[in-house]
The part of an RNA shown here (small-subunit ribosomal RNA, central domain) has 346 nucleotides and comes from an uncultured bacterium. The full RNA is in RNAcentral, with records from Greengenes.
Context: one part of a larger RNA
RNA sequence: CUGGGCGUAAAGAGUAUGUAGGCGGCUAGAUAAGUUAAUUGUGAAAGCCCAAAGCUUAACUUUGGAACUGCAAUUAAAACUAUUUAGCUGGAGUAUGAUAGAGGAAAGCGGAAUACAUAGUGUAGAGGUGAAAUUCGUAGAUAUUAUGUAGAACACCAGUUGCGAAGGCGGCUUUCUGGAUCAUUACUGACGCUGAGAUACGAAAGUAUGGGUAGCGAAGAGGAUUAGAUACCCUCGUAGUCCGUACCAUAAACGAUGAUUAUUAAAUGUGGGGAAUUAUUUCUCUGUAUUAUAGCUAACGCGUUAAAUAAUCCGCCUGGGGAGUACGACCGCAAGGUUAAAACUC
Repeated sequence: CUGGGCGUAAAGAGUAUGUAGGCGGCUAGAUAAGUUAAUUGUGAAAGCCCAAAGCUUAACUUUGGAACUGCAAUUAAAACUAUUUAGCUGGAGUAUGAUAGAGGAAAGCGGAAUACAUAGUGUAGAGGUGAAAUUCGUAGAUAUUAUGUAGAACACCAGUUGCGAAGGCGGCUUUCUGGAUCAUUACUGACGCUGAGAUACGAAAGUAUGGGUAGCGAAGAGGAUUAGAUACCCUCGUAGUCCGUACCAUAAACGAUGAUUAUUAAAUGUGGGGAAUUAUUUCUCUGUAUUAUAGCUAACGCGUUAAAUAAUCCGCCUGGGGAGUACGACCGCAAGGUUAAAACUC
């Protein structure tokens, strides 16, 4: 390589859009590129294989045959693939009418809590811990009342609930905006699937710059603990956490399970529609969750939301370590990221 694989053994890219490419529904006609058949030409000789012959035999040599699975031309066939013509409606999409939703962006508003400030009441403690101390407090703290200011997060509702491609999304209102589901007929007529490169999005931390800073809090300081304590506990506390703009591009980015299509027992919840029935059920479509049959699996388990049975396309794996490292290249302000070996060793 072929093959075999990718939930947990090595292996699904973090996610989507989409270019090239690959693959692609039903009916009829045409063509004959692929395809199939026949014929002709060619496919050097030697060698290989078969048969015979010649050296006493063999090796060897000679003669003949077969083979050379290929290429080209001509003729024929038309099922399949392809091209093309004309159609179809089941795939896909559009229109119409409803529905649900923490989907996204911007602006405004709200209450609880916290901290601080000012004023009142009030007096000796308060904090904190396993116990303490650092710390705060007679310059009046803690507690309590009133008023004000600030920033951040939104209790209950709240649910193996919903929405989103993933990351993710949760107070309320308004504006703008994406997608989904259901129903009815109508319309377009294969317009589809996947997707190398590419492009966009992408938690947290981090970076640049300008704001902001209540609480929390890497670093740092102090107090304890301890043999020590560069920790766990306590008191402080800078960056950060928040906002605008621009980068970064990684996570156990997980369902550790790529996308799409078809087929294959059921049962039980539950979100969103629809139909019938009726006063609580039945049916149906689409999500979501639990059990379970066939089947699959090394087992665990999966099981119509497959890890079953098949098909198409992409990505990836090939003993452990060295190593997701070195070198080179590309990207980045940097941190670093992506791509990605070998020697050696077991």